[in-house]
The RNA shown here (transfer RNA) has 72 nucleotides and comes from a Nanobdellota archaeon. Taxonomically the source falls in Nanobdellota (Archaea, Nanobdellati). Rfam family: tRNA. By type it is a transfer RNA. From the family's description: Transfer RNA (tRNA) molecules are approximately 80 nucleotides in length. The coordinates come from a structure-prediction model, not an experiment, and the mean pLDDT is 85. The sequence was found in a public genome assembly.
RNA sequence: GGGCCCGUAGUCUAGCGGUAGGACGCCGGCCUUGCAAGCCGGAGGUCCCGGGUUCGAAUCCCGGCGGGUCCA
Numbered sequence: 001g002g003g004c005c006c007g008u009a010g011u012c013u014a015g016c017g018g019u020a021g022g023a024c025g026c027c028g029g030c031c032u033u034g035c036a037a038g039c040c041g042g043a044g045g046u047c048c049c050g051g052g053u054u055c056g057a058a059u060c061c062c063g064g065c066g067g068g069u070c071c072a
Stems, first nucleotide, its partner, number of pairs: 001071007010024004018055001026042005048064005
């Protein structure tokens, strides 16, 4: 330098044009003498950035940034 893949909550991850879901973690409650585990509830996401297409974009297109991998 070129090809391909990836970027979604504190962390990991699903989603493939029509309200962004789960697990762990965090907070509260129940339980316990207390803690943990378990059960119930809750908060938390400008979906990496900018533009385009569309009635509508996390999703499709273009550019950029970052990461991974292969080739040189």